A computed fold for a 130-nucleotide RNA from Alicyclobacillus suci, annotated as c-di-AMP riboswitch aptamer (ydaO/yuaA leader). It was read from a public genome assembly, where an Rfam model found it. Rfam family: c-di-AMP riboswitch aptamer (ydaO/yuaA leader). Rfam's curators write: This family represents a conserved RNA structure found upstream of the ydaO and yuaA genes in Bacillus subtilis and related genes in other bacteria.

[in-house]
RNA sequence: CACAGGCAAUCGCUUAGUUCCGAAAGGAAGCGGAGGAACCAUUCAAUUGGGGUGAAUCCAGUCUCCGACUGGUAGGGAAUCUCUUAUCCCGAAUCCGACAGCUAACUUCGUCAGCGUUAAGAGAGGUGUA
Numbered sequence: 001c002a003c004a005g006g007c008a009a010u011c012g013c014u015u016a017g018u019u020c021c022g023a024a025a026g027g028a029a030g031c032g033g034a035g036g037a038a039c040c041a042u043u044c045a046a047u048u049g050g051g052g053u054g055a056a057u058c059c060a061g062u063c064u065c066c067g068a069c070u071g072g073u074a075g076g077g078a079a080u081c082u083c084u085u086a087u088c089c090c091g092a093a094u095c096c097g098a099c100a101g102c103u104a105a106c107u108u109c110g111u112c113a114g115c116g117u118u119a120a121g122a123g124a125g126g127u128g129u130a
Stems, first nucleotide, its partner, number of pairs: 011116004018029004030111006040101001049099001050096004058072006075090004080124007
C1' cells in the first nucleotide's frame, strides 16, 4: 500500500415487507396479496390436470440424460423523481390440492428475508440559509 475477515454507528439497496402505541401479550395506520355478484368474457374441455405469489417467461444446444450444464431471451434492478446514453447485475424459488375468469358489497391473509453502492447529460420538484 492492497486484499480479506470481525465488531459498532450512520447512510443506503432488492422486496408489499414500513411507522406509531404498549412493560409484555398485542393493537393501530400505511403498503401488499387472495377469495367473492350483476354486466361482460369463456362455449368447451380434462387428467397429458388447473390455478396463485413473484421481474423471473420462453428457445436452442451439450452431457455421465428426466437431472445437470452452456448460450440467448420476454421481463426486472442499480442513492430524491422522470427521461436519454453507456456500464454492471438478476432472469429464482415456492404455494394451493381437483378448485378459483372479471368482480361492487363483503370475507380473509402478509408486513419476511437477504445485502453494500454507477457514471454522465437534460428536465421537473422539494428543503435550508441569506